A computed fold for a 483-nucleotide part of an RNA from a metagenome, annotated as small-subunit ribosomal RNA, 3' major domain. Its mean pLDDT, the model's own confidence on a scale to 100, is 83. It matches the Rfam family "Bacterial small subunit ribosomal RNA".

[in-house]
Context: one part of a larger RNA
RNA sequence: UGACGGGGGCCCGCACAAGCGGUGGAGCAUGUGGUUUAAUUCGACACAACGCGAAGAACCUUACCUGGGCUUGAACUGCUGAUAGUAGGGACCUGAAAGGGCGACGAUCCUGGAUUCCAGGAAGUCAGCAGAGGUGCUGCAUGGCUGUCGUCAGCUCGUGUCGUGAGAUGUUGGGUUAAGUCCCGCAACGAGCGCAACCCCUGCCUUUAGUUGCCAGCGAGUCAUGUCGGGCACUCUAAGGGGACCGCCCCGGAUAACGGGGAGGAAGGUGGGGAUGACGUCAAGUCAGCAUGGCCUUUAUGUCCAGGGCUACACACGUGCUACAAUGGGCGGUACAAAGGGACGCAAGAUCGUAAGAUGGAGCUAAUCCUCAAAACCGUCCUCAGUUCGGAUCGAAGGCUGCAAUUCGCCUUCGUGAAGUCGGAAUCGCUAGUAAUCGCGGAUCAGCUACGCCGCGGUGAAUACGUUCUCGGGCCUUGUACA
Repeated sequence: UGACGGGGGCCCGCACAAGCGGUGGAGCAUGUGGUUUAAUUCGACACAACGCGAAGAACCUUACCUGGGCUUGAACUGCUGAUAGUAGGGACCUGAAAGGGCGACGAUCCUGGAUUCCAGGAAGUCAGCAGAGGUGCUGCAUGGCUGUCGUCAGCUCGUGUCGUGAGAUGUUGGGUUAAGUCCCGCAACGAGCGCAACCCCUGCCUUUAGUUGCCAGCGAGUCAUGUCGGGCACUCUAAGGGGACCGCCCCGGAUAACGGGGAGGAAGGUGGGGAUGACGUCAAGUCAGCAUGGCCUUUAUGUCCAGGGCUACACACGUGCUACAAUGGGCGGUACAAAGGGACGCAAGAUCGUAAGAUGGAGCUAAUCCUCAAAACCGUCCUCAGUUCGGAUCGAAGGCUGCAAUUCGCCUUCGUGAAGUCGGAAUCGCUAGUAAUCGCGGAUCAGCUACGCCGCGGUGAAUACGUUCUCGGGCCUUGUACA
C1' cells in the first nucleotide's frame, strides 16, 4: 500500500421489511446429471452451467456409431510428363446408395501457317510431386468477441510538496447529490478515463407536406360502407422546430452547493424507457462461429454414401406450461388494439367438409390487398362434486408438409378420461402503466417437438413504518503473526 475481520462509523440497492404473484407437491414440455448404449457427437458447472451455443436434430443439418466405398482426394494453388475417338456421356450391368464396370454418340477456345489439314498452347482428363484436408489436442501459447463484479462511482496521470524508502498528498475533511455531482475548506494546482450531457423511442404544442391516410362542412350515390366528386380542418403519417432550466415565489441552509413546499404547465426537479459498461478481477467462457502459434494425423483423426444415434430411461435437479375450479367452466350474442410479416409469398368473397383442411382464385411487388385479437360486456346452463373442474394416457378415423413421418413431425374429430382439492424444509420475481392477467406478431423454418426466445398492445392492482437483521456494494477509520 492492499486484502481480510463473527471491528467501528456513514451511505446505497426489490437487500431485508410491507405487499402481490409464484417455484418446491401433480401431469406434461424442455435442458442437465446419472445410468444405459454400437453410438446415445461436442462444449457450458456457485452467483455468472442447466428452454445455455441450438433464431427449428425425420434425411440433410451431424461433428457420433455400424456397414459399404474413394486416396492429389468433396473444394483450392503450383510444377513435370502423357493425352482425339480425348473431355463429356443417353442407355445397360452390379449395388442400399456412394462407388465400380461397359460404353452408343461425341466436342470447345486461342496463336501461327493454311485447301482439306498441320504445329504449338488453353480447358478437361490421367500418372506423379509439393502443397491440400482435419468440428483432431492445447482457451493454461493466442487474436477477436463475451459473461461477471456493475451503470457500482470509482480508476489514474503531470508538476509541486512531504517521506531515507515503499509511498503519501491531490482523491482526505464540513455539507450535498443518482453520481469523485456540485459547493466550501485545505500543500496542493491542474488534467485524463469514467458520471452527466450530446444519440434514439415515448409524453405536449407547432411548421411543412396531403397519398395509399383522414372526412368537419357541401354535393352525388347505396340495403350498407370515404363508395364517388371535393377538401387537408381534424386524426394520422414523417421531416424540422419549440418546450423543463430549480427558470419564478416562499421557507431552510454557510450569503454557497443544494433541499422542502407552491404556482404555472402536457410534463417538475435525471419526466418515463433504451443505447452507452472506466482502470481492472475471475490463467472466467469460447481453438466447435471466425482467425491463429505449437503438437498430432495423411489409403486416414481426410472424404463420399446408406441405415442408425443425438428423441434411450430405475432415478435426481434446474427452467417453464396446464391445472386443481364458481372472481370459474360450457353455449349463444356483441365490441375495442398495437407492432410486425407477405411474389418460391400473403391470400379475400364463394363452394365442400363436424373440423383440421381442400377446391378455386379477386386483390396485393403493399399507409392501397391479405393476415388481424383475447380477456372484457350481455344472456343462459352448471351449484361444490374428483364434478359440465382438470386434461395426461390410450384406441379409432382423418388432414397437412415432405423423395420419405416406423425408430422420430404437427394438426383435427370421435371415444377414453389418469394424477391433481393450492403444495414440507426451503426459495424466486416485482415499486406503476410496474406486478398480475389476456391475446397478437416475428425470426429460424418444407413441416415442426415453440409451452422457448424476441417484440406488441388490451385490462390493470397492493405495499414501502423503517434500516435492527440477511445478501451484495461504496467511502472513512481501526487491528493483523496474511501478500